[in-house]
A computed fold for a 73-nucleotide RNA from a Candidatus Falkowbacteria bacterium, annotated as transfer RNA. Model confidence (mean pLDDT): 83 of 100. It was read from a public genome assembly.
RNA sequence: AGCGGGGUAGAGCAGUUGGCAGCUCGCUAGGCCCAUAACCUAGAGGUCGUCGGUUCGAGUCCGACCCCCGCAA
Repeated sequence: AGCGGGGUAGAGCAGUUGGCAGCUCGCUAGGCCCAUAACCUAGAGGUCGUCGGUUCGAGUCCGACCCCCGCAA
C1' cells in the first nucleotide's frame, strides 16, 4: 500500500430524512447558607480535522488528503 471505526466547546459524547449546532461534567458571575459542599439562576467558550464539489441551504451527501484506534500483513 489494503480493510473497518473515529475526528463536533477545556473533558466525555449526541446531532434522526440536508433546514436555528446541543447534552453532561468542568469554568466564570450571582443567589441560597454562619461558612463550605450540595442546590438554584445566568453567562462565556465552536473556522463541526483540512481543502474542494453538489445544493437555495452541508456537522450531515460526494472526492482527495491529514491525524487517532483496531484488523490483516
Rfam family: tRNA.